[in-house]
Molecule: SAM riboswitch aptamer (S box leader)
Organism: Acetofilamentum sp.
RNA sequence: UGAUUAUAAAGAGGAGUGGAGAGAUCAGGCUCUACGAAGCUCCGACAACAGCUAAACUUUUAGCGAUGUGCCAAAACCUGCCCUUUAUGGGAGUGAUAAUUA
Numbered sequence: 001u002g003a004u005u006a007u008a009a010a011g012a013g014g015a016g017u018g019g020a021g022a023g024a025u026c027a028g029g030c031u032c033u034a035c036g037a038a039g040c041u042c043c044g045a046c047a048a049c050a051g052c053u054a055a056a057c058u059u060u061u062a063g064c065g066a067u068g069u070g071c072c073a074a075a076a077c078c079u080g081c082c083c084u085u086u087a088u089g090g091g092a093g094u095g096a097u098a099a100u101u102a
Stems, first nucleotide, its partner, number of pairs: 001102007013043005021032003026080004044072001046070001049068002051064005076094001081091003084087001
């Protein structure tokens, strides 16, 4: 980097540094931001994919949170493409995360 599978309307903040943007891309909105954005660092939290443990028995249930990730504004902030019963509607696509694999 590619492929496959799974998940997502839940949850979770402080400090230092930095100094103007950010919310994936494109577009339209909307929101956050000098009462300090993004990024980086430290500590902490949330969660439970891998993991560990115990049952169960060919695949599940529960616990743990050492370890590997991940993540800590707003539904992946909303919408865009298709369908319809027009709604927290359904589906696809794209992106994100994990595991496996090349």